[in-house]
RNA sequence: GGGCGAUUGGCGCAGUGGUAGCGCGCUUCGUUCACACCGAAGAGGCCGGCAGUUCGAACCUGCCAUCGCCCA
Numbered sequence: 001g002g003g004c005g006a007u008u009g010g011c012g013c014a015g016u017g018g019u020a021g022c023g024c025g026c027u028u029c030g031u032u033c034a035c036a037c038c039g040a041a042g043a044g045g046c047c048g049g050c051a052g053u054u055c056g057a058a059c060c061u062g063c064c065a066u067c068g069c070c071c072a
Stems, first nucleotide, its partner, number of pairs: 001071007010024004018055001026042005048064005
């Protein structure tokens, strides 16, 4: 330098055009003498950044950034 893949709550992931969900974790309540388990409720991300396409973009396109693999 070239090619491919990844980037979504604290962590791990899903969502492949119609205003984002799951598990774990966290908070509160119930339960317990207390803790854990279990049950119930809740907070927390507007999707790596900037543009473009579209009535509408996490999703399609371009560029950039970071990480990984391969080629030279």